[in-house]
Context: one part of a larger RNA
RNA sequence: AGCACACAGGAGGAUGCCUUGGUAUAUGGCGCCGAAGAAGGACGUGACAAGCUGCGAAAAGCUGCGGAGAGCUGCAAAUGAGCGUUGACCCGCAGAUGUCCGAAUGAGGGAACUCACUGCAAGUAAUGUUGCAGUAACGUAUGAUGAAUAAAUAGUUGUACGUGGGGAACCCGGGGAACUGAAACAUCUCAUUACCCGGAGGAAAAGAAAGAAAAAUCGAUUCUGAAAGUAGUGGCGAGCGAAAUUGGAACAGCCCAAACUUCAUAUAGCAAUAUGUGGAGGGUAAGGACUCUGUUUAGUACUGAAAACGAUAGCGGAAGGAGUUUGGAAAGGCUCACCGAAGGGGGUAACAGUCCCGUACGCGAAAUUGUUUGAAGGCGAAGAGUAUCCGGAGUACGUCGGGACACGAGGAAUCCUGACGGAAGAUAGGAGGACCAUCUCCUAAGGCUAAAUACGACCAUAUGACCGAUAGAGUAUAGUACCGUGAGGGAAAGGUGAAAAGCACCCCGGGAGGGGAGUGAAAGAGAACCUGAAACCGUGUGCUU
Numbered sequence: 001a002g003c004a005c006a007c008a009g010g011a012g013g014a015u016g017c018c019u020u021g022g023u024a025u026a027u028g029g030c031g032c033c034g035a036a037g038a039a040g041g042a043c044g045u046g047a048c049a050a051g052c053u054g055c056g057a058a059a060a061g062c063u064g065c066g067g068a069g070a071g072c073u074g075c076a077a078a079u080g081a082g083c084g085u086u087g088a089c090c091c092g093c094a095g096a097u098g099u100c101c102g103a104a105u106g107a108g109g110g111a112a113c114u115c116a117c118u119g120c121a122a123g124u125a126a127u128g129u130u131g132c133a134g135u136a137a138c139g140u141a142u143g144a145u146g147a148a149u150a151a152a153u154a155g156u157u158g159u160a161c162g163u164g165g166g167g168a169a170c171c172c173g174g175g176g177a178a179c180u181g182a183a184a185c186a187u188c189u190c191a192u193u194a195c196c197c198g199g200a201g202g203a204a205a206a207g208a209a210a211g212a213a214a215a216a217u218c219g220a221u222u223c224u225g226a227a228a229g230u231a232g233u234g235g236c237g238a239g240c241g242a243a244a245u246u247g248g249a250a251c252a253g254c255c256c257a258a259a260c261u262u263c264a265u266a267u268a269g270c271a272a273u274a275u276g277u278g279g280a281g282g283g284u285a286a287g288g289a290c291u292c293u294g295u296u297u298a299g300u301a302c303u304g305a306a307a308a309c310g311a312u313a314g315c316g317g318a319a320g321g322a323g324u325u326u327g328g329a330a331a332g333g334c335u336c337a338c339c340g341a342a343g344g345g346g347g348u349a350a351c352a353g354u355c356c357c358g359u360a361c362g363c364g365a366a367a368u369u370g371u372u373u374g375a376a377g378g379c380g381a382a383g384a385g386u387a388u389c390c391g392g393a394g395u396a397c398g399u400c401g402g403g404a405c406a407c408g409a410g411g412a413a414u415c416c417u418g419a420c421g422g423a424a425g426a427u428a429g430g431a432g433g434a435c436c437a438u439c440u441c442c443u444a445a446g447g448c449u450a451a452a453u454a455c456g457a458c459c460a461u462a463u464g465a466c467c468g469a470u471a472g473a474g475u476a477u478a479g480u481a482c483c484g485u486g487a488g489g490g491a492a493a494g495g496u497g498a499a500a501a502g503c504a505c506c507c508c509g510g511g512a513g514g515g516g517a518g519u520g521a522a523a524g525a526g527a528a529c530c531u532g533a534a535a536c537c538g539u540g541u542g543c544u545u
Base pairs, nucleotide, nucleotide: 001544002543003542004541005540006539007538009537010536016530017495018494021467022466023464024463025462026461027460028459029458030456031455032166033165040101041100042099043056044055045054047079051075052074062095063094064093065092066091067090071083072082073081106115107114108113116135117134118133119132120131121130122129137163138162139161140160141159142158143157144156145155170201171199172198173197174196175195181188185235211218212217222249223248224247225246226245232240233239253448254447255446256392260281261280262279263278264277265276266275267274268273287390288389289388290385291384292383293382299379300378302377303376306373307372308371309370310369311368312367314363315362316361321336322335323334324333325332337354338353339343345357346356347355397421398420399419400418401417402416403415404414407433428443429442430441431440432439482489483488502529505516506515507514508513
């Protein structure tokens, strides 16, 4: 040095077991916050207080109302000092307070800082000082003032209201790739995706036919099963890919503009009147105005009394379990009982229906709030006639160029529109996939509209041939430590024991550490703490060299 065996060895932290944390799904709820200053922070705040949590100079809190009922002063032990049946702590509802930054909004600024003005108040002999409130911009409305410039307007300014910023995904709109596929690649595809921007809401969007169709049919929109991977489209490649119709979910229809009437006002005119603007009535495609008849109904999405049922605290809730045995400990074994609308679950010194919390079932709200129903109010009719008037214009439509439609320019309708042209007027116009005729359907160029649908930041409950600490989220918590100028990147790290009973006392040692003693079932659980594999390092013995 090697090999073998052994060790009440070391080191290490695998494995097993555990779970405070994750993950996915289901069901129900809930769904916006913000100048009344949000989201998110900074700094404070405790008797002692570094962190977290809570709170805000009224600072782990203040007030009211309700619940609850013996302990309490958070995580978090201890000391001190207190509070509490005159009801504390705790839980719920409503309020008060709420520094500074942040849209941040008096001005500035390198966020959490600096410096003002105006008014009121405190204080001072006075000044300094202090407190409270206001003072951003833009938009809309309205008042005042008011140039060049006469009237006026621009401008300036007061007041009121609104806006601004944030939000997990979902939604609408505006921009907008490439990898990739086509076995290369350019049209095409990926994809109207990712990503960027704007905007809204609890949903959004769409929506009451210038529709679909081809039956003398249907009757807003949305979602969904089928139609159907069909018809189509397509370097007819890769691929893309409908609709009618039909089965369901849910159902809801309305308001303007105009004609006409009328009021005010401006302009023209001596005036009648005409025109413009604004208000009111009227009216909305079963067209309407107009003329006649004639009346309050079907309904209602507006306001909303009241009621019912929920939400936000809670309350009751069976079995008295008994004996014995092993054990440190009984909930285990054995024997005997009991409850059960409760034998879901968790805890308790091992495995508990009957020990504790609960569970089934039943009950409950002063306050705030949701849903449903909905009194009352508001709104809201119908018929006949006539053919005089009205029925959305730089619009429809055309050409050129793009885009959207399942549809790639195609025979290409339909929809949107950058450029240029540019109608008709209900005896009119649009559509029915070029176009024309017949026929049929509909009435564009104004607007609103619940539900069925999407999503899940958030709340509750439940579940898992989901994970169990290199897994599961990045985090058993941490966006921390650390890295980076910054955008940003981003860890590791769980387990004593049933209970600290966390080793009084003695000994060695400077200490660390150890040996006794004691606790404990165990210290072969001593905090570097459950189990404690291997590599690796030793010690002993034997053999080989």

Model confidence (mean pLDDT): 84 of 100. Predicted 3D model of a 545-nucleotide part of an RNA (large-subunit ribosomal RNA, domain I) from a bacterium.